[in-house]
Context: one part of a larger RNA
RNA sequence: CCCGUAGCUAGACGGAAAGACCCUGUGGACCUUCACUGUAAGCUAAUACUGGGUUUUUGUCUUGAUUGCGUAGGAUAGGUGGGAGACGUUGAGGCCUGUUUUUCGGAACAGGUUCAGUCGCCGUUGAAAUACCACCCUCUCGAGAUGAGAAUUCUAACUGCGUUCCCUAUAUCGGGGCGCAGGAAAGUGUUAGCCGGGCAGUUUGACUGGGGCGGUCUCCUCCUAAAAGGUAACGGAGGACUUCAAAGGCUCCCUCAACAUGGUUGGCAAUCAUGUGUCGAGUGCAAACGCAAAAGGGAGCUUAACUGCGAGACAUAACGGUCGAGCAGAUACGAAAGUAGGAGUUAGUGAUCCAGCGGUUCCGAGUGGAAGGGCCGUUGCUCAAGUGAUAAAAGGUACCCCGGGGAUAACAGGCUGAUCUCCUCCAAGAGUUCAUAUCGACGAGGAGGUUUGGCACCUCGAUGUCGACUCAUCGCAUCCUGGGGGUGUAGUAGCUCCCAAGGGUUCGGCUGUUCGCCGAUUAAAGCGGUACGUGAGUUGGGUUCAGACCGACGCGAGUCAGGUCGGUCCCUAUCUGCUAUGGG
Numbered sequence: 001c002c003c004g005u006a007g008c009u010a011g012a013c014g015g016a017a018a019g020a021c022c023c024u025g026u027g028g029a030c031c032u033u034c035a036c037u038g039u040a041a042g043c044u045a046a047u048a049c050u051g052g053g054u055u056u057u058u059g060u061c062u063u064g065a066u067u068g069c070g071u072a073g074g075a076u077a078g079g080u081g082g083g084a085g086a087c088g089u090u091g092a093g094g095c096c097u098g099u100u101u102u103u104c105g106g107a108a109c110a111g112g113u114u115c116a117g118u119c120g121c122c123g124u125u126g127a128a129a130u131a132c133c134a135c136c137c138u139c140u141c142g143a144g145a146u147g148a149g150a151a152u153u154c155u156a157a158c159u160g161c162g163u164u165c166c167c168u169a170u171a172u173c174g175g176g177g178c179g180c181a182g183g184a185a186a187g188u189g190u191u192a193g194c195c196g197g198g199c200a201g202u203u204u205g206a207c208u209g210g211g212g213c214g215g216u217c218u219c220c221u222c223c224u225a226a227a228a229g230g231u232a233a234c235g236g237a238g239g240a241c242u243u244c245a246a247a248g249g250c251u252c253c254c255u256c257a258a259c260a261u262g263g264u265u266g267g268c269a270a271u272c273a274u275g276u277g278u279c280g281a282g283u284g285c286a287a288a289c290g291c292a293a294a295a296g297g298g299a300g301c302u303u304a305a306c307u308g309c310g311a312g313a314c315a316u317a318a319c320g321g322u323c324g325a326g327c328a329g330a331u332a333c334g335a336a337a338g339u340a341g342g343a344g345u346u347a348g349u350g351a352u353c354c355a356g357c358g359g360u361u362c363c364g365a366g367u368g369g370a371a372g373g374g375c376c377g378u379u380g381c382u383c384a385a386g387u388g389a390u391a392a393a394a395g396g397u398a399c400c401c402c403g404g405g406g407a408u409a410a411c412a413g414g415c416u417g418a419u420c421u422c423c424u425c426c427a428a429g430a431g432u433u434c435a436u437a438u439c440g441a442c443g444a445g446g447a448g449g450u451u452u453g454g455c456a457c458c459u460c461g462a463u464g465u466c467g468a469c470u471c472a473u474c475g476c477a478u479c480c481u482g483g484g485g486g487u488g489u490a491g492u493a494g495c496u497c498c499c500a501a502g503g504g505u506u507c508g509g510c511u512g513u514u515c516g517c518c519g520a521u522u523a524a525a526g527c528g529g530u531a532c533g534u535g536a537g538u539u540g541g542g543u544u545c546a547g548a549c550c551g552a553c554g555c556g557a558g559u560c561a562g563g564u565c566g567g568u569c570c571c572u573a574u575c576u577g578c579u580a581u582g583g584g
Stems, first nucleotide, its partner, number of pairs: 001584008010576003014571002022405004027401002029397004035202005042194008051154015068137001069105001078136005085119003093114009158182006165176003205217003214234001218240006241386001242284001243343002248302007256280001258276005282291002285348001287346003306329004312323003318387001331340003354380007362373002412459001413457001414455003418452001420448006429439002466541001467539003471533001472530005479504003482499006506520005547565004551560003
């Protein structure tokens, strides 16, 4: 050096299973509910099967009777018309009794008694006699017809039970007969309202230095923005979802803020006077840019805050947005030239569908109309997740599933080194005096890569996670042992610095613990790296599935770096490596 044999498992990001954690999908499934939309069932009502009587309430119509009071006036005059006579032994008027009504004065009716008259026309009143007749209003009462409701009752529909009967035979079904009970109820059909996670179908946004929580989502102004324009971030600051009939148009005037001086109350500052005053004021509101021939402050007259258009440009993915001379019509102001199609400018907003309203010389299913539609104008959206999925929508999943992702988190590694550990510099101060024996403020510069982080670069068709056990190996910023310097080193014992990694660095109690505290020792009981060394070496106490309990949260399903009990750890070694051993 080559080839074996027996072993061990550190590595082959070993094998196994298209990661179960995490995110993502306009994926799924179950579960919940005060998500949305339905729906079974239920309740209630109407109606049909479903009929008779009585009582009662009530609407309408017919008919009879009754009621009607301002004041003046015989006195309780409903309205209008006709009308000069009407009623009466078939009982007028009076008296007595009773009933009804009442504006308390009377009116109407019934019965008894008596026995021949009573009322009107005339005078008072806006209107003349209930003297008489007709029609009508109003109050109340009666009768009839018709409709409706309620209560009650009946039996024949319908229902239940019984039956030594019949079909029918050896028949607990069915039908019929007979009897009893209930009874127009129950029950069923249809229609409607209410209720309705019992059940069903679905929805439950995106951005995001992982996701969730928080914040944001459209428009305007400034910076970032690198002197044209444009330009991102969960970069830094602020605003808008209007207002104004004048705060618009025209014409004509005016000049502000501040300061100085003077002047009653009056002061730093009120109103007044004079002067200086290029803009520091003001501009409806944010900011920027403008503006004093004013765009700022007033006055007069007004409605161009018009209709039909628009050469040409700016800007721009589409949709949209912006500026605009000029032409026609009608108008305002101005003597006129002219100016005026809102406001100093840039925010003050919403596509399409659907629907309403006004107009219209358009279409009109054979024709004429209509219905309906088109066109012009206009109205209805925090459709604000603001280019707006629907008219209409929330949650749980640790019982979970699928497709994907190292495009994206948790472990480990990597980069970084804020944080962390260690060191150095400066030296204010402490150290009785004295910065530097020792300690060292305020600061400055580094090293390391053991902490907590940041980033998201390999790995999600899998790189097993804390601690313990076993076995280690390395660094030195050295715990002990060794050698030195300084000392605020008398000695002993210390403090501090330098060199040094050869060897060593305990046993127990509590806790799953690493750590830590405690006990007893020791020369000492070091700090770190090795995928926080080591699960194809062990364990499985913790964490981190499925069960369950408590607290808290939630209406609930359920949830909680809250607690608690329980809970399957697979691999026969091919290669590298290592140990022992054999042969060549």
Overview: A computed fold for a 584-nucleotide part of an RNA from a Planctomycetota bacterium, annotated as large-subunit ribosomal RNA, domain V. Its Rfam family is "Bacterial large subunit ribosomal RNA". A reference for the family is Cannone et al. (2002), "The comparative RNA web (CRW) site: an online database of comparative sequence and structure information for ribosomal, intron, and other RNAs", BMC Bioinformatics. Rfam links the family to the GO terms structural constituent of ribosome and ribosome. The RNAcentral record of the full RNA draws on ENA.